Predicted 3D model of a 107-nucleotide RNA (SAM riboswitch aptamer (S box leader)) from Radiobacillus deserti. The coordinates come from a structure-prediction model, not an experiment, and the mean pLDDT is 84. Lineage of the source: Bacteria > Bacillati > Bacilli > Caryophanales > Radiobacillus.
[in-house]
């Protein structure tokens, strides 16, 4: 970069450094010189990995434990939205997609 699979309404700091744009994109509507965004500490979570047990027996699956390792995350539900359908007089409101992040495999 393409694909599969699983999550995405929890949960994390008055710390250090540093200086102006940050929230993936449309459109809103917000954070932000009382210092965002980033980088380090810190933390948070438990996909992976690790120990158990249990079904299964190609080997996987389940459930439970950990947090010393591989990742991620730590404003606002993935911030709302963007396609489609449903309720509604509307204002809004469900519901699924699509988009987009993460893992873990695959080309």
């Nucleotide at each position: 970069c393409u694909c599969u699979u699983a999550u995405c309404c929890a949960g994390a700091g008055a710390g250090g450094c540093g200086g102006a744009g940050g929230g993936a994109c449309u459109g809103g509507c917000c954070c932000g010189a009382u210092g965002a965004c980033g980088c380090c500490c810190a933390g948070c979570a438990a996909c992976c990995a690790u120990u158990a047990a249990g079904c299964u027996u190609u080997u996987g699956c389940u459930u439970a434990a950990c947090a010393a390792g591989g990742u991620g995350c730590u404003a606002a539900u993935u911030c709302c939205u963007g396609c489609a359908g449903g309720a509604g007089a509307a204002a809004u409101c469900c519901u699924g997609a699509a988009a987009g992040a993460u893992a873990a495999g695959a080309g």